Notes
This is a predicted structure of a 75-nucleotide RNA (transfer RNA) from a Thermoplasmatota archaeon. Model confidence (mean pLDDT): 82 of 100.
RNA sequence: GUCGGGGUGGCUCAGACUGGUUAGAGCACGGGACUCAUAAUCCCGGGGUCGGGGGUUCAAAUCCCCCUCCCGACA
Numbered sequence: 001g002u003c004g005g006g007g008u009g010g011c012u013c014a015g016a017c018u019g020g021u022u023a024g025a026g027c028a029c030g031g032g033a034c035u036c037a038u039a040a041u042c043c044c045g046g047g048g049u050c051g052g053g054g055g056u057u058c059a060a061a062u063c064c065c066c067c068u069c070c071c072g073a074c075a
Base pairs, nucleotide, nucleotide: 001074002073003072004071005070006069007068010027011026012025013024020058029045030044031043032042033041051067052066053065054064055063
């Protein structure tokens, strides 16, 4: 340099192919129940504007363009 994959709560990921109820799960965290107490278990809760910018559209995590970071292959 070329090509491919990836960046979505604190962490690990789903959702993208086929645009549309409110962006979800597990773990973690906070509160409560249970217990003499801790752990485990159960219940409730907070936390994201989807890597950044622009475009198309009534509507974009999802489609298009540019940039950036990580991983891999080729050179």
Its Rfam family is "tRNA". Gene Ontology term of the family: triplet codon-amino acid adaptor activity. By type it is a transfer RNA.